[in-house]
Context: one part of a larger RNA
């Protein structure tokens, strides 16, 4: 010097800054006065704003207590003392009286949250959480809910005014519409639907299969939004315009109501207007088309409250203009001890090169060696195998309508598991009844027997019952002889008997279903009892099931994501004159179609044009001619094709079976599916035949293995008789388009690991589209400050925007200087040239760079330096963990959207730089110089006055050379003045203290020296040389002209000097002078100083101390005397005089008293 912690600052007073951060800077205690808007009437409130405050004396007074008087004694009283409370008056001192300590700055808007409270122990205290209040849901007690495998336990010694869960969040005013989706609840005809059970499955068993019955669930129907949630668009329209009450239309489950609104929500946006300001990306108030507000995911207000966020005003201040001084500690120095990180070796600068940012390479320059104190430019410094990004067939956590499972819950069934009644279903048996075409006497079930049956009651009547309303008709009752056959009708003929079909009824049995009882299993209870074949438990089965678990969630990619793509075919370009050849190179196609659009054979010739003929035209059909393909060939393109590969017709199915080979797929290694081609055999088609035909004129039109199904297929095996079962081969079919083929969704900002500069964000490099500049304009040139491209360096780490601080450089010059031109009269300008010496500022809002604005100014130029500068500062922004809004998402979560909050490490080794030493060299020492070289801006600019109201100009206006004065900025020095400080000093004063002192100088006033700026002085006048642009003289090349070629002369704040510093390590180490010695140690020291160093002195001495004198500061000491408000005295704060005193001194002078001995 600097840092940390403090003290104080003139004038200004937030101009600082993201922001009054920081700073008791301001305010402050007590008493009195006084106190607004608003309000939930409680508050706000200590609102705000004012006044007083010490000491002494007297009087009055409160409380306690003591003494005394009086009195027989008590009560009461009088007088006095001590302690204490309050009030009044007077006196008195200081700059200052809550004198120290202690002790709110205040007010006004807005946002959010009602409040007190809680929270991320260790970066977030908040707007987050909670809260009282409000609402909804569940739950009747062996409750719901929760824990546990269970036993069991909590809630709960509680009982719906209770417990549990969820949402909202005091109070006030309110809380709209939607049930289509998801979800909850309730219901439920049909349909779907498991196991168990039943039936069937040639015969027994097992296993399997099929069918039937069927619970919950689903389907379906309702309901619920203070459940999850959601709450539109277009066109037109009123007599200026504008707007749109209104109309039309599409559409939805409903289309956002009341409110609020550029907001913690608004992209555009710094919206527009008003107000606050000189100026406002700010605050507040409005408007409001609200990207993307909105009603208990609560909406809108709101008194009080808040270490919340934001804005303004007053006061106050070192936050700042603009810094300075002082104090303590660190630091520094001496001595004694004594780590760690780090560390290849080393250790200059500039330019270049280079894996594209070098102490180390190349070139040049510089540079004696070694230390000490510092500063932090560099070592792409140290620290940590980058947290961002990508990759990994890495991990973890979380979510869900990802995949696959498991608890839990629920439903059915079986077991534990008994009994009874009633009802119902199915089956079987028994009994009984019924059976209507027409015709026929008439209600003929069918078949067979049948000529009889009948007082052992035919037939008829009536009744219960039944019914299709015609009838039938048991038993009982009355009456008492007929009914059939025959005839007739009809397909069938009747009495009577037997059997059978269908339907119905009754009874019984078996097997179920429903309901209701019972008690004896079982459960519960101390018991009495209660429940009860239920429940619980166990097995099986269906449903539901992120409550839990295991996993997946692909690749290419000019980073990744989003988008696109992946297989196949064709042409051209790319493709670099064989062939082959990539890219998210360019361009156009396929994932079919056709039973004829296939096979064969035969016949024919197309498109188009010309001529001709009714309707008839440019173009219909017909005739004649020309007609190499200009047509057609299913579909892209290319290649093909004319007695055809095209068109038409005829006959057919080769769009066959088996088998072999070659080629393409896949050039040059391997490789599957698939495709193409050529044979042989069989059986065919067609053609007279030769022949052709294993789909399409050729090149696209596609798919492995496993599993499964199928086949008048072939085998093997089996309790191989049959039917079957199992397996193999062949063929066919169903799939992988991520197309040589896993069965598969998301989030991570709470994150983790590994790897990567194989790969992004910052910087650098390259490029130079964009950008800037130039341009006699060309497909131009230059620059490398923008934005891009690239992915070359860095991911075992180069700290990221802006500001502050500080320095250097460039010029494409903003000002100042010098010029030229001008539509230059002057003045003010415009354009261009030279020129980088100096300067280029202050404010408002915003994190801003930028941009905008206000007022100045000569001007308020542009850039570079790792978008200079974080081992220099800040940390407002970006970019972690908390939280909120809007939007998106079912959700976890997300957002180059918004908002609030949020840790900035470190002892400097080398180099560099600033200072200070030591050693050595320079051939003795000391002293004084020179100046090669080097640094500087040492000055820069402005204003005013005179010139001059002149030149100029019609006027209006209005210069300059030159001379003088001042100002601003920069630089250097200093302290006489002014100001600051002044832990020297003096004085006042509070509390404590016997006194002195001390109490972070206790506080306060003043203050010498010193140090300082806010103060003072200087930075002067000028000049010389060579030049730039430019201006000239003479003058040719080029008989002229020409500033140039030879020659000569001017010309700038710029260059070189002049001026001020450093400087002989200037290694070429200089010069001069003096001397024979000179220095050092040591001691006293300061004009010097971190340590070294430097300077002075050392008795022949004023070097320091001490003393004296002067001066300066403070402000009048102690003691004594007198006075002093009062009071009867005692007492008494204080005042005056002695006294410009006393005290103090880093200053000056004097004096050897002390210390500078000896060596």
């Nucleotide at each position: 010097a600097u840092c940390u912690a403090g003290u104080u600052a003139a004038g200004g007073g937030a101009a600082u800054u993201c922001g009054g951060c920081a700073a008791u800077a301001u305010u402050a205690g007590c008493c009195c006065u006084g106190u607004a808007a608003c309000u939930u009437c409680g508050g706000u409130a200590u609102a705000a704003a004012g006044g007083g405050u010490g000491u002494c004396u007297a009087c009055a007074u409160u409380u306690g207590u003591c003494u005394u008087u009086g009195a027989u004694a008590u009560u009461a009283g009088g007088a006095g003392g001590c302690a204490u409370u309050u009030g009044u008056a007077g006196a008195u001192c200081u700059a200052a009286g809550u004198a120290a300590c202690a002790a709110a700055g205040a007010c006004u808007g807005c946002c959010c949250g009602a409040c007190u409270g809680u929270u991320u122990a260790c970066c977030a205290a908040a707007a987050a959480c909670g809260u009282a209040g409000c609402c909804a849901a569940g739950u009747g007690c062996a409750a719901u809910u929760c824990u546990g495998a269970a036993a069991a336990g909590a809630c709960g010694a509680g009982u719906a005014u209770a417990c549990u869960u969820g949402g909202u969040g005091a109070a006030a005013c309110c809380u709209g519409c939607c049930c289509a989706g998801u979800g909850g609840u309730g219901g439920u005809g049909u349909c779907u639907a498991a196991a168990a059970c039943c039936u069937u499955u040639u015969u027994u068993c097992a296993a399997g299969a099929a069918g039937g019955c069927u619970a919950a669930g689903g389907u379906c129907c309702a309901u619920c939004a203070a459940a999850c949630g959601g709450c539109g668009g277009g066109c037109c329209u009123a007599a200026c315009u504008a707007u749109g009450a209104g109309g039309c239309u599409c559409u939805u489950a409903a289309g956002g109501u009341a409110g609020c609104g550029c907001a913690a929500u608004a992209c555009c946006c710094u919206g527009u207007c008003g107000u606050c300001u000189g100026a406002a990306u700010g605050g507040c108030g409005a408007c409001u088309u609200g990207c993307a507000u909105g009603a208990a995911u609560g909406g809108u207000u709101u008194a009080a409250c808040g270490a919340g966020g934001u804005a303004g005003u007053c006061g106050c201040u070192g936050u700042c203009c603009c810094u300075a001084a002082c104090u303590a500690g660190a630091c520094c120095c001496u001595u004694c001890c004594g780590a760690a990180a780090u560390c290849a070796c080393u250790g200059a600068c500039c330019g270049g090169u280079g894996a594209a940012a070098a102490u180390g390479c190349c070139g040049g320059u510089g540079a004696c060696a070694u230390u000490u104190a510092g500063u932090g430019g560099g070592a792409a410094g140290c620290g940590a195998a980058g947290a961002c990004c990508u990759u990994g067939u890495g991990g973890a956590a979380c979510u869900u309508u990802a995949c696959u499972g498991c608890a839990a819950c629920u439903u059915g069934u079986u077991g534990c598991u008994g009994u009874a009644a009633u009802u119902u279903u199915a089956u079987a048996a028994a009994a009984a009844a019924u059976a209507c075409a027409u015709a026929g006497a008439a209600u003929a079930a069918g078949u067979a027997g049948g000529a009889g049956c009948g007082u052992a009651g035919a037939u008829g009547c009536c009744u219960a019952g039944u019914u299709u309303c015609g009838g039938c008709g048991a038993a009982a009752g009355c009456a008492g002889a007929g009914c059939a056959c025959c005839a007739g009708u009809g397909u069938a003929a009747u009495a009577c008997u037997a059997c059978u079909u269908a339907u119905u009824u009754u009874u019984u049995a078996u097997a179920g279903g429903g309901u209701u009882g019972c008690u004896a299993a079982c459960u519960u209870g101390u018991a009495a009892g209660a429940g009860g074949a239920c429940a619980a438990c166990a097995g099986c089965a269906g449903g539901c099931g992120g409550g839990c678990a295991g996993u997946u969630u692909g690749g290419c990619u000019g980073g990744g994501g989003c988008g696109g793509c992946a297989c196949c075919c064709u042409g051209c370009a790319g493709a670099a004159a064989a062939g082959a050849u990539a890219u998210c190179u360019g361009u156009a196609g396929g994932g079919c179609c056709c039973a004829a659009a296939g096979a064969c054979a035969a016949a024919c010739u197309c498109a188009u044009c010309u001529a001709g003929c009714u309707u008839g035209g440019a173009a219909a059909u017909c005739u004649a001619g020309a007609g190499u393909a200009g047509a057609g060939u299913g579909u892209a393109a290319g290649g093909g094709c004319a007695a055809a590969a095209g068109u038409u017709u005829g006959u057919c199915u080769a769009a066959c079976u088996g088998u072999u080979u070659u080629c393409u797929g896949a050039a040059u290694a391997g490789c599957a599916a698939a495709g193409a081609a050529a044979g042989c055999a069989g059986a065919g088609g067609u053609g007279a035949a030769a022949g052709c035909c294993g789909g399409g004129c050729c090149u696209a039109a596609c798919g492995a293995a496993c599993c499964c199904a199928c086949g008048u297929g072939g085998c093997u095996u089996u309790u191989u008789a049959a039917u079957g079962g199992a397996g193999c081969c062949c063929g066919u079919g169903u799939c992988u388009g991520a197309c040589a083929g896993a069965a598969a969704a998301g989030u991570u900002a709470c994150c983790c690991c590994a790897a990567g500069g194989a790969u992004a964000a910052c910087u650098g490099g390259c490029u130079g589209g964009u950008c800037g500049c130039g341009g006699a304009c060309g497909g131009c040139g230059c620059g490398g400050u923008u934005u891009g491209g690239u992915a070359c360096a860095c991911c075992g780490c180069u700290g990221u925007c802006g500001g502050c601080u500080c320095u250097u450089c460039c010029u494409a010059u903003c000002c100042u200087g010098g010029u030229a031109g001008u539509g230059c009269a002057c003045a003010a300008g415009c354009u261009a040239c030279c020129a980088a010496g100096g300067g280029u500022g202050c404010u408002g809002g915003a994190g801003u760079u930028c941009a905008c604005a206000u007022a100045u100014u000569a001007a308020a130029a542009g850039g570079a330096a790792u978008c200079g500068u974080u081992a220099g500062c800040u940390g407002g922004g970006u970019u972690a963990a908390g939280a909120a809004c809007g939007u998106c998402g079912u959700g976890a979560g997300a957002c180059a959207g918004u908002u609030u909050g949020u840790a900035u490490g470190a002892u400097a080794u080398c180099u560099a730089c600033u200072a200070a030493a030591u050693g050595u060299g320079u051939u003795g020492u000391u002293g004084u110089u020179u100046g090669a070289g080097u640094g500087g801006a040492a000055c820069a600019a402005u204003c005013c006055u005179g010139u001059a109201g002149u030149a100029c100009g019609a006027g209006a206006g209005g210069a300059a050379c030159c001379a003088g004065g001042a100002u601003u900025g920069g630089g250097a020095g200093c302290c006489u003045c002014u100001g600051g400080u002044c832990u020297a000093g003096c004085a006042g004063u509070u509390g404590u203290u016997a006194u002195g002192a001390g109490c972070a100088g206790g506080c306060u006033g003043c203050g010498c020296a010193g140090c300082u700026a806010c103060g003072c002085u200087c930075u002067a006048u000028a000049u010389g040389g060579a030049u730039a642009a430019g201006u000239g003289c003479u003058g040719a090349a080029a008989g002229c002209a020409u500033c140039u070629a030879a020659g000569c002369a001017c010309g700038a704040a710029g260059c070189c000097a002049u001026c001020c510093g450093c400087a002989a390590a200037a290694c070429g180490a200089a010069a001069c002078a003096a001397c024979a010695a000179a220095g050092g140690c040591c001691g006293c020291u300061a004009u010097a100083g971190a340590a070294g160093a430097u300077g002075g002195c050392g008795u022949u001495g004023a070097u320091a101390g001490a003393g004296c004198u002067g001066g300066u500061g403070u402000g009048u000491a102690a003691g004594u005397u007198u006075c002093g408000a009062g009071g009867u005295c005692a007492c008494g704060a204080g005042a005056a005089a002695u006294u410009c005193a006393g005290c103090a001194c880093g200053c000056a002078g004097c004096u050897a008293c002390u210390a500078a001995a000896a060596g």
The part of an RNA shown here (large-subunit ribosomal RNA, half B) has 1159 nucleotides and comes from a marine sediment metagenome. Its Rfam family is "Bacterial large subunit ribosomal RNA".